[in-house]
Context: one part of a larger RNA
RNA sequence: GCCAACGAGUUAGCUGUACGGCGCUUGGUUAAGGGAGUAUUACCCGAAGCCGAAGUGAAAGCGAGGAUGAAUAAUCCGUUUGUGUCGUGCACUAGACCCGAAACUGAGUGAGCCACCCAUGGCCAGGUUGAAGCGUGAGUAAAAUCACGUGGAGGACCGAACCAACUUCUGCUGCAAAAGGAGUGGAUGAGCUGUGGGUAGCGGUGAAAAGCCUAACGAACUCAGAGAUAGCUGGUUCUCCUCGAAAUAGCUUUAGGGCUAGCCUCGUGUUAAUAGCGAUGGGGGUAGAGCGCUGUUUAGGCUAGGGGGCGAAAUAAGUCUACCAAACCUAGAUAAACUUCGAAUACCAUCGUGAAUUUCACGGGAGUCAGACUAUGACAGCUAAGUGCCAUAGUCAAAAGGGAAACAGCCCAGACCGUCAUCUAAGGUCCCAAAUAAAACUUAAGUGGUAAAGGAUGUAGGAUUGCUUAUACACCCAGGAGGUUGGCUUAGAAGCAGCCAUUCCUUUAAAGAGUGCGUAAUAGCUCACUGGUCUAUGUGAUCCUGCGCCGAAAAUAUAACGGGGCUCAAAGUUUUAACCGAAGAUACGGGUGGUGUUAAUUUUAUUAACAUCGCGGUAGAGGAGCGUUCCUGUCUGCGUUGAAGCUCAUUUGUAAAGAUGGGUGGAGCGUCAGGAAGUGAAAAUGUUGGC
Repeated sequence: GCCAACGAGUUAGCUGUACGGCGCUUGGUUAAGGGAGUAUUACCCGAAGCCGAAGUGAAAGCGAGGAUGAAUAAUCCGUUUGUGUCGUGCACUAGACCCGAAACUGAGUGAGCCACCCAUGGCCAGGUUGAAGCGUGAGUAAAAUCACGUGGAGGACCGAACCAACUUCUGCUGCAAAAGGAGUGGAUGAGCUGUGGGUAGCGGUGAAAAGCCUAACGAACUCAGAGAUAGCUGGUUCUCCUCGAAAUAGCUUUAGGGCUAGCCUCGUGUUAAUAGCGAUGGGGGUAGAGCGCUGUUUAGGCUAGGGGGCGAAAUAAGUCUACCAAACCUAGAUAAACUUCGAAUACCAUCGUGAAUUUCACGGGAGUCAGACUAUGACAGCUAAGUGCCAUAGUCAAAAGGGAAACAGCCCAGACCGUCAUCUAAGGUCCCAAAUAAAACUUAAGUGGUAAAGGAUGUAGGAUUGCUUAUACACCCAGGAGGUUGGCUUAGAAGCAGCCAUUCCUUUAAAGAGUGCGUAAUAGCUCACUGGUCUAUGUGAUCCUGCGCCGAAAAUAUAACGGGGCUCAAAGUUUUAACCGAAGAUACGGGUGGUGUUAAUUUUAUUAACAUCGCGGUAGAGGAGCGUUCCUGUCUGCGUUGAAGCUCAUUUGUAAAGAUGGGUGGAGCGUCAGGAAGUGAAAAUGUUGGC
C1' cells in the first nucleotide's frame, strides 16, 4: 500500500416539554402491596399519592375576582378542562456520538545500570629523574656553607596492563539501540577494580552537565481514581422527494467559544393584509450649487494705522511714499465639522392595482457569528495593495451549462428525466473549430496583439488666413551701398564681447547703425531686402479632429493575438443582411410536489381526471421508502426431485434494491402483517488478520 472483518447519537431517569396514536372524560390515574395464574408479562383488587377542577397577594387574607390605592379612578394578574399510557423530536442529569492529550492524585516496585557513601579484598611490566635525611672530606671559634658518596621522595617523567574518550576514517535495515581501525590522555594516585551493604520520586545522589536514579528523567516505573478533562483536531456507515440559510446586531476574562435576536424549516391559527407597480401627500439638507453667515483666499481701488525719507539744535508739528496693511468698495476663488439655496433616489402615509410556496401571530427543530471578489458612495493608506473598515447591489459561498485560451467572485444563463428536433443570449463566423457576405472609409505601425509626461514636415479629414499669370514659393544669376570704425566701454570692440539710443539720415530697384558663421581687431562668407530667369491650381501660416510613430530595460524559451497565420485585412470606424452558438426558450414523451375544481368510493380519508404554478443546492428542517439480525402470528409456504452461501447470465424498479435461469454447494430458508434493534463504511497518521 491493497483486501477482508470490526468500527461512532446509545441506554437509563422521582425527569421536563412539544407533536402524534390510543383509553377514559359519570375528571383521569394508580404506587407499594395483595389475590388468582401456563410461573414471566397478560387478569382482579389496592386512591396512599400525583395532575386537573380558581385565582390573586410579600402575607394576613379575600375570592370570580384579587392586588396596589384615600378611591367607586386607573393599572397589573385572573374569570375552568383535562388526564393516563405508548411512540417520536428536543432539553436536562448521567462517560452520553466515537477515538485522542500533556498532566494531577493515591498506593506500591526499583540503586543487579548509573551517582555518592560504608565495610572488606585485589591490581599497577619495564625504564628515567634523584628531594629531605645520613656518612665522609673540606670549611668555621662554633655554626653556616661547599664537594663527594649514600639515600630513594614526588596528585614527578617516559611507557604496557588497566582506566579514559581528544581527532579522524569505517559503520549508520551496523559486529554493536554508541561498535571497529589508526592515532590520543592518565597510568603511586583526588588512582583503578571484585564482593557485600546503604541512600527512593513532594525523594535520592551530584568535583554541578538540570547530570544520573535499569537502553526516552526540568521530576522514574507499575497499577488504580479513570471512559480525568479537551470552548481543540480528526472521523461519524442505505436511498429518493419538498423547502433551504448564515458568515450580522447586542452582551460576554469575549474575540477560532457561547447566549438572545436576525435569516431557514415544520405545525396550528388568523387576516386580506404583504413584495412590486401607479397616483397623491409628506419631512429632509446629501449630490450639486453658492459666498449673505462662519472660516480660508487672489488682484485692484480707496484709506485708518504702522515702517521709512525729508524736516528741526532736539522731541515734535508738517509733508512725501518701488514698503506692510485693518475696515470698506469692485472683480475672482474655497470648506467633512460653512449655507441665502437645493435635487435624483431612498423613506413614511393614503388610495387603487396586484403574480405567489405571500404577510402576521403562537408553538416544535435547526444551522449560522472566520466570509470572498466585482461595481458604486465614503473613510484609513501613498485617491498604494489580491490592503483595512463601513454602506448599497450582484455573483461565489451553496450553481452546473455557454463565453472570457486556461481562470470560485467578470459577461450570458439558473441543470426534474429523455430526444441524431427548432429559435436565440453573451460571444463569434480564414484553418485548428460550429458559423459570412456586402457597402464606404482609416491604419503601414504586425498598430491591432501592454503604459505616461513630453517630442516629431507620419498620414487622412475639416476650419480660418497670407502671397500668387501685375508670375508667387523653391533653385539659379546679380546686387546687398554711403555718412560710419554710430556713441560709450575697452589693450582692441570696425553690423556681429557688453552697455545706450525718437536704431537716424543719404543714394537707391533694394540694402538692418544688421540674422548667423568668422577675425586679436580688421578682413572674409552669409541672411534680411531688391532686380533678372523660370513656371503652377501653386505655395506659406495658424487651429480642430481620426488613426498611427518615438518615448518603451529583467531575469530557464519566441512568451504582452490561445496557436497557425493575417495588410483595399482575418486590424480599426460606420452601416446592412445572414448564420453559428447554452443544461436558456420552444416542441414531443415521461416522472414528481403544491394549489384549485370535478368525480368515484368506506363519513373521516384515499384514488382518478382536468387546470394551474413549480422541481440547482452546502449547513440545516420536513416527508416517504430500501435492505440486515432476531421475535410473534400467517401462508395448514418452499426444501436431498437439492435450502442457505458462492458464481455466471438474463431481467424489473426513479433509487436504496428485487426477481428468474444455469453451475457449484449439501441442510436449512422464505412471503405477508407487525414488533425489537449490537441495523448499512471509503476515509478516523482508525483496530485486528492476510498478502